[in-house]
Context: one part of a larger RNA
């Protein structure tokens, strides 16, 4: 550069959108720029190869032909790929009707609890643990009753359930906004894929500013344990954890599996519609689970939701340590992220 790979060995971007840019649906006509054909000019000479000849041979030399995959020019093909024109509907999009769903923001709200507050009731313990003890408690604790404040969380339904691009989503309601199937085939007419660069989203954790602050809970104290115990266990307990706003940009951000489109064995639950039934059921589209065939795979396994069988576009691999480190540059309030080497060594 060919080739070769990316679940588990080095390797899929954390995830959408989307620019360039590759790549792209039937039919029919034009063109003829890629293609492919013929001819015609060039493509110096030696050199390489071939034949054949001359020095006794050989190297070395002559003669000839080949090549010189190339470029121009010129007449021609016209499948394919462009380019134009023109239709078409099987892809995509919209439409109309129906449907689901813990989808998303923002308000209201509701019962448990746990915790405190106050008031009664009522008397020596309570809490903890493998055993304890530090802790609370006659200044009346624990237990029980009533009532009140607050901040957080949504048992039970509850399910390899469901929604969402991913991260993620869960008491009820109420407004606004998204989406996605399904049926009809009414409209547009390839308006489609993919997607460097960029943008947007993005757990938990830090960070800024104001707020809140029951639990739980880094750090810290103390009690224990143990040779020792900076830990696991117990008592408190401060950031945080909650709300607004505003950075950060990272996870085993995983299905450890990029995206799209087609096609390939059966069985067997589910969740959404539809069609159809003798109501048992039976078929059809979108999901979402298991078992399995051919294949494919080192094997483990995987199998229509492929790791199979093709084609497009992207995005990363290339021995192990040094190192995701250093140097730079770039974002950041910082903490850091993000590009990402080399000496040496084995």
């Nucleotide at each position: 550069u060919u080739g070769g790979g990316u679940u588990u060995a080095a390797a899929g971007g954390g995830u959408c959108c989307g620019u360039a840019g590759g790549c792209g649906g039937c039919u029919u006509a034009a063109u003829a720029a890629g293609u492919c054909a013929g001819a015609g000019g060039u493509g110096a000479a030696a050199g390489c190869c071939c034949a054949c000849a001359g020095c006794u041979u050989a190297a070395c030399u002559g003669u000839g032909g080949a090549a010189c995959u190339g470029c121009c020019u010129u007449u021609g093909a016209u499948a394919c790929u462009g380019u134009u024109a023109a239709g078409c509907u099987a892809g995509a999009a919209u439409u109309a009707g129906u449907u689901u769903g813990a989808a998303g923001u923002a308000g209201c709200u509701a019962g448990a609890a746990u915790a405190c507050g106050u008031a009664g009731u009522g008397u020596a313990g309570c809490g903890g643990u493998g055993a304890a003890a530090u802790g609370c408690a006659u200044a009346g604790a624990u237990a029980u009753u009533a009532c009140g404040u607050g901040g957080a969380a949504u048992a039970c339904c509850a399910a390899u359930u469901g929604c969402g691009a991913a991260g993620g989503c869960a008491g009820g309601u109420u407004a606004c906004u998204a989406a996605g199937u399904c049926u009809a085939u009414a409209u547009u007419g390839a308006c489609g894929c993919u997607g460097a660069u960029g943008g947007a989203c993005g757990a938990a954790a830090g960070c800024g500013u104001g707020g809140g602050g029951a639990g739980c809970g880094a750090a810290c104290a103390g009690g224990a344990u143990u040779a020792g115990a900076u830990a696991c266990c117990c008592u408190g307990g401060u950031a945080g954890u909650c709300c607004a706003c505003g950075c950060c940009g990272u996870a085993a951000a995983c299905g450890a599996u990029g995206g799209a489109u087609a096609c390939u064995u059966g069985c067997u639950g589910u969740u959404g519609g539809g069609u159809u039934u003798u109501c048992g059921g039976a078929u059809u589209c979108a999901g979402u689970g298991g078992c399995u065939a051919a294949g494919c795979g080192a094997a483990a396994g995987u199998u229509a939701u492929a790791a199979g069988u093709a084609u497009c576009c992207c995005a990363c691999c290339u021995g192990g340590g040094g190192a995701g480190u250093a140097c730079g540059a770039u974002c950041g309030c910082a903490a850091g992220a993000u590009u990402g080497a080399a000496a040496c060594u084995c």

Small-subunit ribosomal RNA, central domain from an uncultured bacterium, 346 nucleotides, folded computationally. Model confidence (mean pLDDT): 88 of 100.